[in-house]
RNA sequence: GGGUUUAUAGCUCAGCCUGGAUAGAGCGACAGCCUUCUAAGCUGUAGGUCGUGGGUCCAAAUCCCACUAAGCCCG
Numbered sequence: 001g002g003g004u005u006u007a008u009a010g011c012u013c014a015g016c017c018u019g020g021a022u023a024g025a026g027c028g029a030c031a032g033c034c035u036u037c038u039a040a041g042c043u044g045u046a047g048g049u050c051g052u053g054g055g056u057c058c059a060a061a062u063c064c065c066a067c068u069a070a071g072c073c074c075g
Base pairs, nucleotide, nucleotide: 001074002073003072004071005070006069007068010027011026012025013024020058029045030044031043032042033041051067052066053065054064055063
């Protein structure tokens, strides 16, 4: 230099191929219930500019382009 995979909540991930109504799960955090207290269990709450910028579209996590970071392959 060329190719390719990945990037979504504090952590681990799904959703992307095939666009659609408010973006989800588990763990964790916080609050409450329970308990003499803790743990466990139960209930609830908060937490996301979907890596960055732009484009297409009535509508983009999803399609297109460029870029950034990390991994792998080729030279």
Record summary:
A computed fold for a 75-nucleotide RNA from a Microcaldota archaeon, annotated as transfer RNA. RNAcentral holds the sequence, with entries from ENA. Its Rfam family is "tRNA". NCBI's taxonomy places the organism under Archaea, Nanobdellati, Microcaldota.